[in-house]
RNA sequence: GCCGGAGUGGCGGAAUAGGCAGACGCCCUGGACUUAAAAUCCAGUGAUCGCAAGAUCGUACCGGUUCGACCCCGGUCUCCGGUA
Numbered sequence: 001g002c003c004g005g006a007g008u009g010g011c012g013g014a015a016u017a018g019g020c021a022g023a024c025g026c027c028c029u030g031g032a033c034u035u036a037a038a039a040u041c042c043a044g045u046g047a048u049c050g051c052a053a054g055a056u057c058g059u060a061c062c063g064g065u066u067c068g069a070c071c072c073c074g075g076u077c078u079c080c081g082g083u084a
Base pairs, nucleotide, nucleotide: 001083002082003081004080005079006078007077010026011025012024019067028044029043030042031041032040046057047056048055049054060076061075062074063073064072
């Protein structure tokens, strides 16, 4: 150089013939239980704004297609593997 794969919350990771983004687990926070703790159980947990209701944004980055994109197309970056 060429070919292939990957990039999603604090972390691992799911969602693919385009249709509610973040399932599930871990961490963390609050509560129950306990003399106290551990274990267990319940609830919450992307970001910003807001008293709240709610609104807007968000899948490496920039564009495109589409009513609609993590998903399809083009370009760029990073990592992994193969190959001369």